RNA sequence: CAAGUAGACCGGGUGGCCGCUCCGGUGCCGGCUUGUCGUCAUCGGGGAGGAAAGUCCGAGCUCCACCGGGCAGGGUGCUGGGUAACACCCAGGAGGGGCGACCCUCGGAAAGUGCCACAGAAACACACCGCCUCGAUUUUUCGGGGUAAGGGUGAAAUGGUGAGGUAAGAGCUCACCGCGCCGAUGGUGACAUCGGUGGCGGGUAAACCCCACCUGGAGCAAGGCCGAAUAGAAGGACUAUAGGCGCCCGGCCUGUCCUCGGGUAGGCCGCAUGACCCCGGCGGUAACGUCGGGGCUAGAUAGAUGGUCACCACUCCGAUUCGUCGGAGCACAGAACUCGGCUUACAGGUCUACUUGGUCG
Repeated sequence: CAAGUAGACCGGGUGGCCGCUCCGGUGCCGGCUUGUCGUCAUCGGGGAGGAAAGUCCGAGCUCCACCGGGCAGGGUGCUGGGUAACACCCAGGAGGGGCGACCCUCGGAAAGUGCCACAGAAACACACCGCCUCGAUUUUUCGGGGUAAGGGUGAAAUGGUGAGGUAAGAGCUCACCGCGCCGAUGGUGACAUCGGUGGCGGGUAAACCCCACCUGGAGCAAGGCCGAAUAGAAGGACUAUAGGCGCCCGGCCUGUCCUCGGGUAGGCCGCAUGACCCCGGCGGUAACGUCGGGGCUAGAUAGAUGGUCACCACUCCGAUUCGUCGGAGCACAGAACUCGGCUUACAGGUCUACUUGGUCG
């Protein structure tokens, strides 16, 4: 200098004028219940994200259900730790990819069932070509027996390499490796190493299934308060041998649908002090925990956080007397109960650490 890998951050700035909204102080006026409400004025302070998006997970919070036994349904899936919890995060293990920094995947096929199209001899195993051998024929070719090392088909074909052996071959035998089983040592564990032993017949579980662990439902349009107004003893069908609580038993509750008719479209709370943020010490490999100090950082409700002018910054194009000038542009994108994550989008840029290559010293 170039190309990469992992992570973090910014993503316009300043000023003037006008405007919106929330909180607090003061004042005038008005209403009313002498303590509050409302309009206005004035002063002070605050006002969209790093993803606010997706609504994919987990919770806090609110209401409903709950009752005991059994069964289902749903979710997660290597091990250990973190956390309020999680499908998240951290650290490790095994397999795979990459020269590397790094990245991806993850229970079980020996409980059982199913599936593997086409091609191919054959997909739980039948030989197409080939090799060896015997017989006939004697140019050719045909038949019998043996074989699965070589070739072919395929995503996948009796574990791989080598040697011996054989008529030719084959775990047929042996050595090493792979796989299964048993043991020892190390580790909390997933596993690793070593030793012994056995010739040892694929894949697929985001197929059904098995195993381990977790799991009630609905959601701020949850839920409460105030005010206002009214009209349900209405009619009909089913219904207790019924309907409902996921299924069964026990237990508990009393209902479902249709027709006609009436009221409610208002205000307030929930509503922002949080499993919160920042700095430092200590513990821990880390995620994180703990202690001390500091901070208060939107709360709207047809839904506020804006408009305009000027200058500057950045990107691109053109010109240039190299002083600068002109023009165009300036990413993804707007809170609506809150928080911890994941996923997706993003013009332009900044920083840290590491890897590879080149050059110079």